Context: one part of a larger RNA
RNA sequence: AGCGAACGGUGGAUGCCUUGGCGCCGGGAAGCGACGAAGGACGUGGCAAGCUGCGAUAAGCCUCGGGGAGCCGCAAGCAGGCUGUGAUCCGGGGAUGUCCGAAUGGGGGAACCUGGGCGGAGUAAUGUCCGCUCGUCCGGUCCCGAAUACAUAGGGGCCGGGACGCGAACCGGGGGAACUGAAACAUCUCAGUACCUCGAGGGAAAAGAAAUCAACCGAGAUUGCCCCAGUAGCGGCGAGCGAACGGGCAAGAGCCUAAACCAGGCGCGAGCGAUCGGGCCUGGGGUUGCGGGACGCGCACGGAGGGAGACCUCGGCGAGUUACCAAGCCGCCUGCUAGUCGAAGGCCCUGGGACGGGCCGCCAGAGACGGUGAGAGCCCGGUAGAUGAAAGCAGAGCGGUCUCGCUGGUGCGCGCACCCAAGUACCACGGGACACGUGCAACCCCGUGGGAAUCUGGGGGGACCACCCUCCAAGGCUAAAUAUUCCCCGGCGACCGAUAGUGAACCAGUACCGUGAGGGAAAGGCGAAAAGAACCCCGGUGAGGGGAGUGAAAGAGAACCUGAAACCGUUCGCUU
Numbered sequence: 001a002g003c004g005a006a007c008g009g010u011g012g013a014u015g016c017c018u019u020g021g022c023g024c025c026g027g028g029a030a031g032c033g034a035c036g037a038a039g040g041a042c043g044u045g046g047c048a049a050g051c052u053g054c055g056a057u058a059a060g061c062c063u064c065g066g067g068g069a070g071c072c073g074c075a076a077g078c079a080g081g082c083u084g085u086g087a088u089c090c091g092g093g094g095a096u097g098u099c100c101g102a103a104u105g106g107g108g109g110a111a112c113c114u115g116g117g118c119g120g121a122g123u124a125a126u127g128u129c130c131g132c133u134c135g136u137c138c139g140g141u142c143c144c145g146a147a148u149a150c151a152u153a154g155g156g157g158c159c160g161g162g163a164c165g166c167g168a169a170c171c172g173g174g175g176g177a178a179c180u181g182a183a184a185c186a187u188c189u190c191a192g193u194a195c196c197u198c199g200a201g202g203g204a205a206a207a208g209a210a211a212u213c214a215a216c217c218g219a220g221a222u223u224g225c226c227c228c229a230g231u232a233g234c235g236g237c238g239a240g241c242g243a244a245c246g247g248g249c250a251a252g253a254g255c256c257u258a259a260a261c262c263a264g265g266c267g268c269g270a271g272c273g274a275u276c277g278g279g280c281c282u283g284g285g286g287u288u289g290c291g292g293g294a295c296g297c298g299c300a301c302g303g304a305g306g307g308a309g310a311c312c313u314c315g316g317c318g319a320g321u322u323a324c325c326a327a328g329c330c331g332c333c334u335g336c337u338a339g340u341c342g343a344a345g346g347c348c349c350u351g352g353g354a355c356g357g358g359c360c361g362c363c364a365g366a367g368a369c370g371g372u373g374a375g376a377g378c379c380c381g382g383u384a385g386a387u388g389a390a391a392g393c394a395g396a397g398c399g400g401u402c403u404c405g406c407u408g409g410u411g412c413g414c415g416c417a418c419c420c421a422a423g424u425a426c427c428a429c430g431g432g433a434c435a436c437g438u439g440c441a442a443c444c445c446c447g448u449g450g451g452a453a454u455c456u457g458g459g460g461g462g463a464c465c466a467c468c469c470u471c472c473a474a475g476g477c478u479a480a481a482u483a484u485u486c487c488c489c490g491g492c493g494a495c496c497g498a499u500a501g502u503g504a505a506c507c508a509g510u511a512c513c514g515u516g517a518g519g520g521a522a523a524g525g526c527g528a529a530a531a532g533a534a535c536c537c538c539g540g541u542g543a544g545g546g547g548a549g550u551g552a553a554a555g556a557g558a559a560c561c562u563g564a565a566a567c568c569g570u571u572c573g574c575u576u
């Protein structure tokens, strides 16, 4: 020195554990903000560095409830206090709330600097200090008011009107890739995806009451799901993309304008004038596709009173806060924000400890779960089941108040031919979007140019035409079924168990790195209980160790459960 064994050291694998994560389900909530948010800076404790809480009233103040014996956060200690006159703690409401931040008097290199006005404190006076107030834009309203008469532009005053900023996903609009696939690649695909942006956007959003489909039968807004169907189709007919009709389900709701016409009001034009024409505003009227409405006439039905009429009052009928027409308020009820009650076990044995074993019982609308010195229905917290709110909040329902609509309009018939959404429909060209890549390419939407009709009208039925069928565009509103989860409550898991699971179980978006955008860790476990080792010895008043003591265990001693391997030793054996 090597090999082997034993015993140690080092090291922190493994096993066990879980305060933390991950995924999902049900319910709630779906916003906060100039009444100053989100997020911060700086302060704040008797001693106080950090975290947490709070804000100069500063681990807190007031009040109303709950609760019932201890309390002064994590977190020990010293000192000092509080508490049955009910503290600490939990919940509702309120007060205070420095400075920065949309930040908003002005400035600014955030948490700083510096003003004006009004009122106040203080000073001999100035400096100083305190309270309120002074942002921009939009809106409303009033006043002033050019060129230029009216007017408009513009200016000014007032307003307890609004907006601004933040926020995870979902949603709508506007823009919009490439890698990739096609075994290369260009049309194509990935994909209208990722990403950017806007949202006087919401708790959902969007869509939505047929100018829809269908097929000669019929259906009857929208949305979502399951089929239809990987079908019909599209496609360098490659890769690939990929419907609809129809059926089944969830949910279910329908409405208001524009116009004709009438009434009122205000301008304008023509004309010498009587007058005629036209415009705008308000109210009535009207809202449809077995076409509807207006206007005129007739018939039927229909409460009363007043009024010339519009209309008003009473009565009757009906409806209602999400649209349809509209603001609420009160009470009841139910729920949320603290809680409360809640059954039933003893003895013996082993053991440090009984929750284990033995014996004999009991409860159960409760044998979920967690804890307790080990494995507990009956020890503790709970669980099943009941029960509770001074205050605040929410809401399906009910009732009341209240409000709204109708009741002078509805139906039928005849007449008349007045209206029925215009730079629109439609056409051409260029694009987009439709499962559909220009194709025989309809339908839908844009750009440019052209450019109708009013029911004897117009759109559609996949080029186009005819017949037939069907539906009324060019205005608007509309719950539910659907999507999502930053957040709150409850629950679950053939999810993880500290190199896993979030990056983060631990004071983590920290330490640290980077000029910056940004990147981004490591790090859990004594014991049932600190009972955390008084005292003695060696040693530097050390480190460390040996006794003693505690403990079931100290070979559990804080570098603390278990304690693998590499690696380093000691002893022994063998070999060289």
Stems, first nucleotide, its partner, number of pairs: 001575009015561001016525002020496002022493007029485002031166002039100003042055003046078002050074002061094006070082003105114003115134007135164004139159006170202001171199005181188001185236001212219002223250005233241002254477003257421001261284006268277003289455001291420003295415007303314004315407006328401005333395005339387003345360005361378002363367001369381003426450007436462001457472005512519002532560001535547004
The prediction has a mean pLDDT of 82.
Predicted 3D model of a 576-nucleotide part of an RNA (large-subunit ribosomal RNA, domain I) from Binatia bacterium (SeqCode).
Taxonomically the source falls in Binatia (SeqCode) (Bacteria, Bacteria candidate phyla, Candidatus Binatota).